[in-house]
RNA sequence: GGUCCCAUAGUCCAGCGGUUUAGGACAACAGACUUUGACUCUGUAGACCCGAGUUCGAAUCUCGGUGGGACCU
Numbered sequence: 001g002g003u004c005c006c007a008u009a010g011u012c013c014a015g016c017g018g019u020u021u022a023g024g025a026c027a028a029c030a031g032a033c034u035u036u037g038a039c040u041c042u043g044u045a046g047a048c049c050c051g052a053g054u055u056c057g058a059a060u061c062u063c064g065g066u067g068g069g070a071c072c073u
Stems, first nucleotide, its partner, number of pairs: 001072007010026004018056001028044005049065005
C1' cells in the first nucleotide's frame, strides 16, 4: 500500500427498515432478608463511534471518516 471483517451501557450479547421508552445477562447503586457479611429477592440509573445520503420512517441500507482486527504485499 491492497482486500475483507467489526464498532449498541463498565463488560458480554440480542436487534436483520415501523410493533413498549433500543431488550437480556453480569457488574454498579438503593431497599428487603441477615447480629454483620455472603447468598437470595425487589427496584433504580446507565448505550446505538462520528458526519453525510436514501427513505414517509435508519441502531438496521449506502458513502466517507475514525478506531480495532485478519490476510496479502
Predicted 3D model of a 73-nucleotide RNA (transfer RNA) from Coemansia sp. BCRC 34301. The source organism's lineage runs through Eukaryota, Opisthokonta, Kickxellomycota, Kickxellomycotina and Coemansia. It matches the Rfam family "tRNA". Rfam's curators write: Transfer RNA (tRNA) molecules are approximately 80 nucleotides in length. The RNAcentral record of the sequence draws on ENA.